[in-house]
């Protein structure tokens, strides 16, 4: 150089294929119950430019395009 997978909460992913509630689970933070404490269990919170720029469209994580970062292959 070419081709292909991944990027979404602090981490490990789901959602895209087929556009349309407020973008969500699990764990982890914090709060309060509980307990003599701690752990466990139980309730709740707070946390996202959806890699990045454009572009289509009423509407975009979702389609197009352009790039950056990791990773596999092929020369």
């Nucleotide at each position: 150089g070419c081709g292909g997978g991944c990027g979404u909460a602090g981490c490990u992913c789901a959602g895209c294929c087929u556009g349309g509630u407020u973008a969500g689970a699990g764990u982890g933070u914090c709060c309060c119950c509980c307990u003599g404490u701690c752990a466990c269990g139980g309730g709740g919170a707070a946390g996202g430019u959806c890699g990045u720029g454009g572009g289509u469209u009423c509407a975009a994580a979702u389609c197009c395009c352009a790039u950056c970062g990791c990773c596999c292959g092929c020369g």